[in-house]
Context: one part of a larger RNA
Parts: sequence; C1' cells; structure tokens
RNA sequence: UUGGGCGUAAAGAGCUCGUAGGCGGCUUGUCGCGUCUGCUGUGAAAUCCCGGGGCUCAACCCCGGGCCUGCAGUGGGUACGGGCAAGCUAGAGUGCGGUAGGGGAGAUUGGAAUUCCUGGUGUAGCGGUGGAAUGCGCAGAUAUCAGGAGGAACACCGAUGGCGAAGGCAGAUCUCUGGGCCGCUACUGACGCUGAGGAGCGAAAGCAUGGGGAGCGAACAGGAUUAGAUACCCUGGUAGUCCAUGCCGUAAACGUUGGGAACUAGAUGUAGGGCCUGUUCCACGGGUUCUGUGUCGUAGCUAACGCAUUAAGUUCCCCGCCUGGGGAGUACGGCCGCAAGGCUAAAACUC
Repeated sequence: UUGGGCGUAAAGAGCUCGUAGGCGGCUUGUCGCGUCUGCUGUGAAAUCCCGGGGCUCAACCCCGGGCCUGCAGUGGGUACGGGCAAGCUAGAGUGCGGUAGGGGAGAUUGGAAUUCCUGGUGUAGCGGUGGAAUGCGCAGAUAUCAGGAGGAACACCGAUGGCGAAGGCAGAUCUCUGGGCCGCUACUGACGCUGAGGAGCGAAAGCAUGGGGAGCGAACAGGAUUAGAUACCCUGGUAGUCCAUGCCGUAAACGUUGGGAACUAGAUGUAGGGCCUGUUCCACGGGUUCUGUGUCGUAGCUAACGCAUUAAGUUCCCCGCCUGGGGAGUACGGCCGCAAGGCUAAAACUC
C1' cells in the first nucleotide's frame, strides 16, 4: 500500500462553528466533459505467445500472424454522473401563534448554619479518639441568651426529572439575551450534509495583577499509631478555594460509542406540546401524534459481555484515528506559553 478495523482487545479529535475539498432531492430541455460504441492513424526492431521453416535434434536462427492492455483524430449513442437553462416542494430555512426549562450575563436581595467580636447568665472543665495525647480553659472556656461583623454555600422541593454543543448549570427577584419543542402551512426555493487547515468555547489544578478570606484545607508544625510511619487518625495551619481582569488548554473532558440521512417487532415508565374522546363543567381518565429521556425485549449483530427505532442491526455520505509489547506520548526540531508545561513526534536498542 491493498485489506481489515475503532463500546470493553490498538484505535472517535473534549465540544462547536466554519474555509478549501468530497458528497448531494424531484421534473423538463440543451450540451456531449466523464461514460459506451464504430472507423482511421500511431503504438520502431528485438523480446513474449501461436503457426510454419533452416542447421542430423535442441539451444540458436529465419518467415508469417498475434500481442503492444496506450494515445490522437473522426462518426454515432445520451440512460447515469457533470455543465448550462427553466421549473417544483417532500430536504433546509423564514414568518405567525403558543409553550417548558438549575441555558447564558449583570444587578439587587433572603433565611438557616459555621466562625469571630461585645455584653448577660454560669462554673470547671471542654475538645478529640479504637484508646489517647498535642490543643483550648479560673486572665472565666465549653454550654446558654441577646446584639453585631464577615465570607462562602444554598437544606426541604429534588426525581430513574429539566436545560445546554461540550465543559457544565440549583435560594429568590428584576433587566438583557441564546437555543429547543409543538401547531398553522403564509413565504424562499436545494439555499443541504460533512469538514483537511483555521477560529471560538472548554472542569479542576496552576500562573499574573489587584481585592477578599468565614469554613475547608495541599505544603508545613505538633500529638498519636507503628519495627519504622516522610501515611491512614487527631490538634493547628499557609497557598488555594471566593471576586475582577488576563493567561493556561489539559482530564476516566466517558455513553470509554464522531456527525448527518433512510429503513427495520413490540412492551412499559417519565418530561414538554398538539388533536380526538369520556366526564354537566373543572380536576382527572382513555386513545392518538410529534419531540426528549429511561427500563425490558424480537429479528439481526457481537469473541463474549452485551447492543437492540436514543443500535453496537441493515445501507449511504463526509471527517478523525489504529497497525505487537517496552523504549515513549519520551528525545531532537518547530509552534504556543510569564512559567508550569502543551501540541506535533521519532530512532537506536530490546523481548
């Protein structure tokens, strides 16, 4: 490379947008680029294959034919792919009417709890553990009551539930704002899918500057445990955790399952919307349909486990990735970063 693969064996980029490219709905006309076919020219000779002949045979040599899978010109065909032109509405989008939501940003605000401070009551212990000790306490602690300060997080509701592309998102109110879903079918008329490069977003930790600092708590100190204990347990405690702005760009960033489209038994929950129906009405129930999210399960698939209309089934389009273990996600080089480091990414050697 051909091929075979990517849930768990090596392998889906953390996610999205999007450039080039690849691929692309229905109908008609036209061109004849791809595509199909006829003819002509060319495709040197030798080699090769077939037939025949010459050296006594063969090797070898000679003659004829084929081959030379190709290229060019020319005539024809037009289903399919393509170009051009015209149209359509089933894809996609817009509009109108509804609707659910911890989707995002900013501002304001609430109560419970921890800690600290002040004052009152009150007296000898408190705290902590397997048991203790370090620690705190007669300079009045712990407990309890009242008041105050400050920071962080939002019990119950709460869910197998909702929203978001992913990361993620939860007290309440207001302002600004993105997307989804359902219904109508008014409008545009293929405007689509994917996406190498590229751009943006991206938990935690970490970094820079300036704030903040209640609780928790790497490092650190002490007390225990132990043969030792640079740990697990306990008492403290600095960075950090919080805010603003800027960087970092990684995770078991996981459904370990890329995105889009179509098709292929059902059963049963649940969330949002529509329609029909029962009910005098409401509440509520039944049926049906679209969208999401679960469980079970047929065919099928799978090495098995399992997956199974939310596919890992049956197919198509596009991208990414894998190719024995170690060396190694390392070295070197390049790019990025303040740094930490990130991205790209080998070889010798060895089994």

Predicted 3D model of a 351-nucleotide part of an RNA (small-subunit ribosomal RNA, central domain) from Leucobacter aridicollis.
The source organism's lineage runs through Bacteria, Actinomycetota, Actinomycetes, Microbacteriaceae and Leucobacter.
Its mean pLDDT, the model's own confidence on a scale to 100, is 88.
Rfam family: Bacterial small subunit ribosomal RNA.
The full RNA is in RNAcentral, with records from ENA and SILVA.